RNA sequence: UGUCAAAGACAGGGGCGCCGAAAGGCUGAGAUGUUUUAUGCAGUCCCUUAUGACCUGAACUAGGUAAUGCUAGCGUAGGGAGUCUGAAAGUAUUUUUA
Numbered sequence: 001u002g003u004c005a006a007a008g009a010c011a012g013g014g015g016c017g018c019c020g021a022a023a024g025g026c027u028g029a030g031a032u033g034u035u036u037u038a039u040g041c042a043g044u045c046c047c048u049u050a051u052g053a054c055c056u057g058a059a060c061u062a063g064g065u066a067a068u069g070c071u072a073g074c075g076u077a078g079g080g081a082g083u084c085u086g087a088a089a090g091u092a093u094u095u096u097u098a
Base pairs, nucleotide, nucleotide: 001092002091003090007085008084009083010082011048012047013046014045016043017026018025019024032042033041034040054079055078056077060073061072062071063070
């Protein structure tokens, strides 16, 4: 002279599936309600620089199921939404002296 964690504040990003006549059942953090019936709004939950949300690839591939991203691959993939506090110690670099 820089830099830095958990966590918090405000702001923002995203999903809301499958089966069933219904009741309800499966996985899960969540898979809801309402409205237009192109969608919008609210709510819950998750995520905010990221190898933790989510999207694309994808009406994908293999396995499995009553069925479905249900499991794994793809995937250290390509995209993807931030400021402040925390802040000091520590650590890094430069200069000077011994």
Molecule: TPP riboswitch aptamer (THI element)
Organism: Amedibacterium intestinale